[in-house]
Molecule: RNase P RNA; transfer RNA
Organism: marine eukaryotic metagenome
RNA sequence: AGGAGGAUGGACGGUCGCCGCUGCGUUUAGGCGCAGGGGAGGAAAGUCCGAGCACCUCAUGAAUCAGAGUGCCUGCUAACGGCAGGGCGGGGUGACCCGACAGAAAGUGCAACAGAAAAUAAACCGCCGGACGUCGAGAAAUCGGCGCAUCGGUAAGGGUGAAAUGGUGUGAUAAGAGCGCACCGCCCGGAUGGCGACAUGCGGGGCAAGGUAAACCUCACUCGGUGCAAGACCAAAUAGGGAAGCUGUGACCGGAUUCGGGUAGCUUCCGGGUUGGUUGCUUGAGCCUGUGGGCAACUGCAGGCCUAGAUGGAUGGCCGUCGCCGGUUUCUUCGGAAAUCGGUACAGGACUCGGCUUACAGUCCGCCU
RNA sequence: GCGAGAUAGCUCAGGCGGUCAGAGCGUCGGAUUCAUAACCCGGAGGUCGAGAGUUCGAGUCUCUCUCUCGC
Numbered sequence: 001a002g003g004a005g006g007a008u009g010g011a012c013g014g015u016c017g018c019c020g021c022u023g024c025g026u027u028u029a030g031g032c033g034c035a036g037g038g039g040a041g042g043a044a045a046g047u048c049c050g051a052g053c054a055c056c057u058c059a060u061g062a063a064u065c066a067g068a069g070u071g072c073c074u075g076c077u078a079a080c081g082g083c084a085g086g087g088c089g090g091g092g093u094g095a096c097c098c099g100a101c102a103g104a105a106a107g108u109g110c111a112a113c114a115g116a117a118a119a120u121a122a123a124c125c126g127c128c129g130g131a132c133g134u135c136g137a138g139a140a141a142u143c144g145g146c147g148c149a150u151c152g153g154u155a156a157g158g159g160u161g162a163a164a165u166g167g168u169g170u171g172a173u174a175a176g177a178g179c180g181c182a183c184c185g186c187c188c189g190g191a192u193g194g195c196g197a198c199a200u201g202c203g204g205g206g207c208a209a210g211g212u213a214a215a216c217c218u219c220a221c222u223c224g225g226u227g228c229a230a231g232a233c234c235a236a237a238u239a240g241g242g243a244a245g246c247u248g249u250g251a252c253c254g255g256a257u258u259c260g261g262g263u264a265g266c267u268u269c270c271g272g273g274u275u276g277g278u279u280g281c282u283u284g285a286g287c288c289u290g291u292g293g294g295c296a297a298c299u300g301c302a303g304g305c306c307u308a309g310a311u312g313g314a315u316g317g318c319c320g321u322c323g324c325c326g327g328u329u330u331c332u333u334c335g336g337a338a339a340u341c342g343g344u345a346c347a348g349g350a351c352u353c354g355g356c357u358u359a360c361a362g363u364c365c366g367c368c369u
Numbered sequence: 370g371c372g373a374g375a376u377a378g379c380u381c382a383g384g385c386g387g388u389c390a391g392a393g394c395g396u397c398g399g400a401u402u403c404a405u406a407a408c409c410c411g412g413a414g415g416u417c418g419a420g421a422g423u424u425c426g427a428g429u430c431u432c433u434c435u436c437u438c439g440c
Base pairs, nucleotide, nucleotide: 001369002368003367005365006364007363008362010322011321012320013319014318015317016316018039019038021036022035023034024033025032026031041346045357046356048355049354050353051352052351053227054226055225056224061259062258063257064256065255067223068222069221070220071219072086073085074084075083076082087101088099089098090097091096102218103217107216108215109212110211124158125157126154127153128152129151130150132147133146134145135144136143137142166184167183168182169181170180171179185207186205187204188203189202191200192199193198231279232278233277234276241270242269243268244267245266246265247264251263252262253261286305287304288303289302290301291300292299293298323344324343325342326341327340328339329338330337331336370440371439372438373437374436375435378394379393380392381391387425396412397411398410399409418434419433420432421431422430
């Protein structure tokens, strides 16, 4: 200088208050007074996942189709899209970090601009050959130079692009080209090691199969809906009211359809009522210590502990002392000391847990490059 | 506990990603008129809420934040 992880998240006193609980006193009762004890977080947040719990007719019963999500392997876990360990790929000198990491030889689509050509590849420049014209040499046959209107070969080279149909080298060739060969890459087969992802080496094949699935899609797996304003009880109030129309081969009830099951159902108009209290509610996949297993995530056993429950929503305001950080001044034995000023984060429960993500002044602890 | 949205000063378009950033109103300049308005012609004005990722390429697809609105 950097990498990765863990812990902490100001302390004490005074005073004025706030919300529950317990005890005592008082009051007919409601209540009041006194004393004691308790009272936000590492993220309580975002609500992004997974569950518990409750209801939805008994709550997906059958089939098909939609829809949503996940996507290397093995474990952990109540479960997960989480975590741990490992594999593969990429980055870094390194500690270490990152990865939506199945399938593009099932099918469909897309690729602007540039470029000759963008997916059944393709000939603009270039290179090579033929034919033709012309010039030269030659007695002639013929040879050589130049030219490009023409025919053909060629993907080595140039140029365009994000991307041009394996790469490098060598041989071959008119010039070239997996055309042949060596190595690398790719595909197929079987072998060995590993639970597996995968790795290693062997044999065969000149290569057929470019990109994009956070485009449609395919494959594998998972998923019923609504959320504590769920729901239960008590009290109060009250009319599960009236009229008209439609349907019965119909309507409605699950995302859709069919079957099965259930209810008579649906639409419009008129008139009326409640919205208080208790519970759910905090003992829970809980926390701490010790010890055993496991690389770890995690887990077995033993002992100990009880740690917020508000409901317009309590946990706060002021003062003093100290701590920490920064600035200024003075002193200094250069280590610091004193005075003074400023700051002391992010943020706050609302049914409860396990994760993820995001925010965060500073301080401390070991480990590694 | 849920559901939508954010594009010019305002109100809104933008299909299954491509020179596609657009419309109306407003604003500025010109023309017209004695003058103003309207009509007509022309122009300016945008990091598409922010940051990452996928892709050759993102207003559009995915993720994480911020803000607003609704139940």